[in-house]
RNA sequence: AGACAAGACAAGACAAGACAAGACAAGACGAAAAGUCGAGUCGAGUCGAGUCGAGUCGAGUC
Numbered sequence: 001a002g003a004c005a006a007g008a009c010a011a012g013a014c015a016a017g018a019c020a021a022g023a024c025a026a027g028a029c030g031a032a033a034a035g036u037c038g039a040g041u042c043g044a045g046u047c048g049a050g051u052c053g054a055g056u057c058g059a060g061u062c
Stems, first nucleotide, its partner, number of pairs: 002062003007057003012052003017047003022042003027037003
């Protein structure tokens, strides 16, 4: 100099789950209109266990 290499860090990708602006909304209250509440559905976005991981460093071995 080169090869291998435990391990550490790590751009990035995926991602259980949690939160969630907002939209829709069965139904309830109301004489009705208005209005209030509202199971449930969708959901921008935020966080995120965990998995993979370019790359960097690298004990040590040859």
RNA, 62 nucleotides, folded computationally. Its mean pLDDT, the model's own confidence on a scale to 100, is 83.